Record summary: The prediction has a mean pLDDT of 82. Small-subunit ribosomal RNA, 5' domain from an uncultured bacterium, 532 nucleotides, folded computationally.
Context: one part of a larger RNA
RNA sequence: ACGAACGCUGGCGGCGUGCCUAACACAUGCAAGUCGUACGGGCUUGGGGGGCAACUCUCAAGUCAGUGGCGGACGGGUGCGUAACACGUGAGCAACCUGCCCUACGGUGGGGGAUAGCCGGCCCAACGGCCGGGUAAUACCGCGUAACGCGCCGGGGUCGCAUGGCCCUGGCGUGAAAGCGGCCGCAAGGUCGCGCCGGAGGAGGGGCUCGCGGCGUAUCAGCUAGUUGGCGGGGUAACGGCCCACCAAGGCUACGACGCGUAGCUGGUCUGAGAGGAUGGCCAGCCACAUUGGGACUGAGAUACGGCCCAGACUCCUACGGGAGGCAGCAGUGGGGAAUAUUGCGCAAUGGCCGCAAGGCUGACGCAGCGACGCCGCGUGUGGGAUGAAGGCCUUCGGGUUGUAAACCACUGUCAGGAGGGGCGAAUACCCGGCUUCGAAUAGGAGACCGGGGGUGACGGUACCUCCAAAGGAAGCACCGGCUAACUCCGUGCCAGCAGCCGCGGUAAUACGGAGGGUGCGAGCGUUGUCC
Repeated sequence: ACGAACGCUGGCGGCGUGCCUAACACAUGCAAGUCGUACGGGCUUGGGGGGCAACUCUCAAGUCAGUGGCGGACGGGUGCGUAACACGUGAGCAACCUGCCCUACGGUGGGGGAUAGCCGGCCCAACGGCCGGGUAAUACCGCGUAACGCGCCGGGGUCGCAUGGCCCUGGCGUGAAAGCGGCCGCAAGGUCGCGCCGGAGGAGGGGCUCGCGGCGUAUCAGCUAGUUGGCGGGGUAACGGCCCACCAAGGCUACGACGCGUAGCUGGUCUGAGAGGAUGGCCAGCCACAUUGGGACUGAGAUACGGCCCAGACUCCUACGGGAGGCAGCAGUGGGGAAUAUUGCGCAAUGGCCGCAAGGCUGACGCAGCGACGCCGCGUGUGGGAUGAAGGCCUUCGGGUUGUAAACCACUGUCAGGAGGGGCGAAUACCCGGCUUCGAAUAGGAGACCGGGGGUGACGGUACCUCCAAAGGAAGCACCGGCUAACUCCGUGCCAGCAGCCGCGGUAAUACGGAGGGUGCGAGCGUUGUCC
């Protein structure tokens, strides 16, 4: 010094922190959804039109699943594996990718065929599945147009770092898109907002390469066949033996290869005057993993924890044919262990995803609960009070000590208790007006600007403030032979016991046990473990 544990003890608060062991197995709930301003439909409610009615057409709201979009690659957990370009640091990519976001530019023309949902029929214990009919789209597919894109063939300039980079230019070929909503309008259409497509630049993110750095073992001395290099190809966003065919015989090693053991790395943390040593829990960055092993798909992006497929182990359901599952997310359970918490509240704030928005979701997060586990603060009273009560202990029997300690007197009111008041955290969003801006517009819209209006708090009736009562409710633990601060009596008699080292105990033990007294710390004190 500690993520501690154990023993005795324990008043309050603030801030932190809490499975170090079995990456053991998990009941239950929750932890990733959202969008109707992409699309069609089912159900419910309400409104409108047609109709005598049955019914039918249509609009709006809610809801349900479906198609479609974005997100599920973030956030959260763990430390298994990993001695490695995994990490740290410094460079490089003339060998690369990048959804959403920002900047500016150009475009958004015209068509087509399907398919869920739905309806009808059928199979099935379940999970689920089959056939027929028919439907929409910002789903899917051609066509047209297009460049500073891409490919091929040329011309010129310039630069460099080997392959080459950049700029200008000619030809041929290739190569996009999607709508929805508001307002105006009889309409055609106009306009605005949100989208969509193309290439260019940026920001942020990622991929790859290299120098250097950080461990134990030589009782591991030789290792290597895709091995080392080349040529050609495949593959990738991209270089590369990454992969493949062929050719060559190389490559690494005492400056420690290869093997074995151990281990996530770092900022940091602890210690120390420093140098150094030890360490990597919480927080932050990076990495790896998600029951074990393997595999790809989708996608801008995948170790794809709460996606898919296969195999293994395990658990569960079953009509025995077959199915379902993965807490190293938050709680919680069993087990292991010396040992580590609530199946809590809330989206009010911060942040994230979706949405034009309203808003929805969010065990991230904000809070609360439990544990003296740690650090810090406060309290358990304050002043007066005897040549000194009682009791205890010691005694040389005179007395000494406990000890101003108590009693007693006066006072105070922290914390805890009771009563009342009572926050900051909240400003956005939203509405109205102004200003600026788009627009032909006195439609309408947008804005990070200005003014006004207006709602929102889990914590919590908490913090804080005021009042009431009352010394009242709040002290222990270890030690006292030397080291080391603090001494006597009794008991015991090498016994019982103590002990960190030296050592104590065999009849006067300051060392064992008890008592009185003292010393040290104090809501703690000791012990154990580990590091310096």